Record summary:
The prediction has a mean pLDDT of 82. The RNA shown here (transfer RNA) has 73 nucleotides. Rfam family: tRNA. The family's RNA type in Rfam is transfer RNA.
[in-house]
RNA sequence: GCCCCCAUGGUCUAGAGGCCUAGGACAUUUCCCUUUCACGGAAGUAACACGAGUUCGAAUCUCGUUGGGGGUA
Numbered sequence: 001g002c003c004c005c006c007a008u009g010g011u012c013u014a015g016a017g018g019c020c021u022a023g024g025a026c027a028u029u030u031c032c033c034u035u036u037c038a039c040g041g042a043a044g045u046a047a048c049a050c051g052a053g054u055u056c057g058a059a060u061c062u063c064g065u066u067g068g069g070g071g072u073a
Stems, first nucleotide, its partner, number of pairs: 001072007010026004018056001028044005049065005
């Protein structure tokens, strides 16, 4: 240089065009429980890498950029 794969809360991840202003686990905050802590219970905060396109509608499809991983001379 070329080719392929990946990017979703702090972390790991589900999603495959409308049921998603995005679900789960851990973490975190508040409350309950407890003499206190732990355990357990309830509630909350927090995410689609960026830009453009297609479409009535995009986390999802296409193109580009950025970052990561792999293959190849």